Predicted 3D model of a 73-nucleotide RNA (transfer RNA) from a Candidatus Daviesbacteria bacterium. The RNAcentral record of the sequence draws on ENA. Its mean pLDDT, the model's own confidence on a scale to 100, is 81. Lineage of the source: Bacteria > Bacteria candidate phyla > Candidatus Daviesiibacteriota. Rfam family: tRNA. About the family: Transfer RNA (tRNA) molecules are approximately 80 nucleotides in length.
[in-house]
RNA sequence: GCCCUCAUAGCUCAGUGGAUAGAGCAGGUCGGUUCUAACGACAAGGUCGGGGGUUCGAAUCCCUCUGAGGGCG
Numbered sequence: 001g002c003c004c005u006c007a008u009a010g011c012u013c014a015g016u017g018g019a020u021a022g023a024g025c026a027g028g029u030c031g032g033u034u035c036u037a038a039c040g041a042c043a044a045g046g047u048c049g050g051g052g053g054u055u056c057g058a059a060u061c062c063c064u065c066u067g068a069g070g071g072c073g
Base pairs, nucleotide, nucleotide: 001072002071003070004069005068006067007066010025011024012023013022018056028042029041030040031039049065050064051063052062053061
């Protein structure tokens, strides 16, 4: 220098054009227990990496930038 993949909650990830964007774990509250834990219930947590474009509609498609990983030279 060229090519490919990834970026979504604190962490690990799902969602691949249309619903209020979901799950597990962690953390919180309550129950539970003599106390703690296991276990159960509930609630909270997101400018979907930044910018632009396409579309009636974008986390999703296109362009660009940034960051991470990999391959080739």